[in-house]
RNA sequence: CGGGGCGUGGCGCAGUCUGGUAGCGCAUCCGCUUUGGGAGCGGAAGGUCCCCGGUUCAAAUCCGGGCGCCCCGA
Numbered sequence: 001c002g003g004g005g006c007g008u009g010g011c012g013c014a015g016u017c018u019g020g021u022a023g024c025g026c027a028u029c030c031g032c033u034u035u036g037g038g039a040g041c042g043g044a045a046g047g048u049c050c051c052c053g054g055u056u057c058a059a060a061u062c063c064g065g066g067c068g069c070c071c072c073g074a
Base pairs, nucleotide, nucleotide: 001073002072003071004070005069006068007067010026011025012024013023020057028044029043030042031041032040050066051065052064053063054062
């Protein structure tokens, strides 16, 4: 320098192809259960979806430009 992959709650990921309410598991908090703890069950909180711009009635998703990490090539 060129090519590819990834970036989404605290952590690990799905959702993107085919735009239409942002989800799952773990963790955290509350309740039930238990002598207590753990396990189990029920509920809750927690997200400017890496950044900027564009398209659109509507963007995590499409387009352009950047940033970071990883891999390959030179």
The prediction has a mean pLDDT of 81. The RNA shown here (transfer RNA) has 74 nucleotides and comes from an Actinomycetes bacterium. Rfam family: tRNA. By type it is a transfer RNA. The source organism's lineage runs through Bacteria, Bacillati, Actinomycetota and Actinomycetes. RNAcentral records the identical sequence in 2 taxa.